[in-house]
């Protein structure tokens, strides 16, 4: 430096749920809490996928319906960058 994750060692993160706050929502932040994770560390201004629809447009006027991302998810995937230890 490359590959790799059996055996360890030191550790790390934190799903669901819940409380508070923000948000139209999806969801996010903080506290509690652990389902799991060898990158569940970072990046959506690389690409795909999924979720939401305030606003906007159209229909209706029966208080609604449809489309739509500039919003969201990196713990959806591919990809990029960085990293501990062991083995080789």
């Nucleotide at each position: 430096c490359g590959a790799u994750g059996a055996u360890a060692a030191a550790g790390g993160c934190a799903a669901a749920c819940u409380c508070u706050u923000c948000g139209a929502a999806a969801g996010a932040a903080g506290g509690g809490g652990a389902c799991g994770c060898a990158a569940a560390g970072c990046c959506u201004u690389c690409g795909g996928a999924a979720c939401u629809a305030c606003a906007u447009u159209c229909c209706a006027u029966u208080c609604g319906g449809a489309a739509c991302a500039u919003g969201u998810u990196g713990g959806c995937c591919g990809g990029g960058c960085u990293g501990c230890c062991g083995u080789u």
The RNA shown here (c-di-GMP-I riboswitch aptamer) has 88 nucleotides and comes from Armatimonadetes bacterium UBA5829. The sequence was found by an Rfam model in a public genome assembly. The model forms 95% of the base pairs in the Rfam consensus. Its mean pLDDT, the model's own confidence on a scale to 100, is 90.